[in-house]
């Protein structure tokens, strides 16, 4: 010194638990024993591409029906290191 946004379609796609309550419903089946595996089913950030819009973009979260306890992850950003 620039860059930094939303929405939208594609594609890709981490993690996706446990109890109890709510719902028609939000898991099935085997296998474990604590909050795991596997496979199907659904949800799904982020990442890439691509197209639309102006008010032109950061400043911290975000993700697995929902709420409540609880457990254990991923993504992003931010440091360093190779």
């Nucleotide at each position: 010194c620039g860059c930094c946004g939303u929405c939208c379609g594609c594609g890709c796609g981490a993690c996706u638990g446990g109890c109890g309550a709510u719902u028609c419903g939000a898991g099935a089946u085997g296998g474990g024993a604590c909050a795991c595996c596997a496979u199907c089913g659904g949800g799904g950030a982020a990442c890439g591409c691509g197209g639309a819009c102006c008010a032109a973009g950061a400043c911290a979260g975000c993700c697995g029906a929902u709420c409540g306890c609880c457990u254990g992850g991923g993504c992003a950003u931010c440091a360093c290191c190779u």

Predicted 3D model of an 82-nucleotide RNA (ZMP/ZTP riboswitch aptamer (pfl RNA motif)) from uncultured Parasphingopyxis sp. It matches the Rfam family "ZMP/ZTP riboswitch aptamer (pfl RNA motif)". Rfam links the family to the GO terms one-carbon metabolic process and regulation of purine nucleotide biosynthetic process. Model confidence (mean pLDDT): 77 of 100. Of the family's consensus pairs, 100% are formed in the model.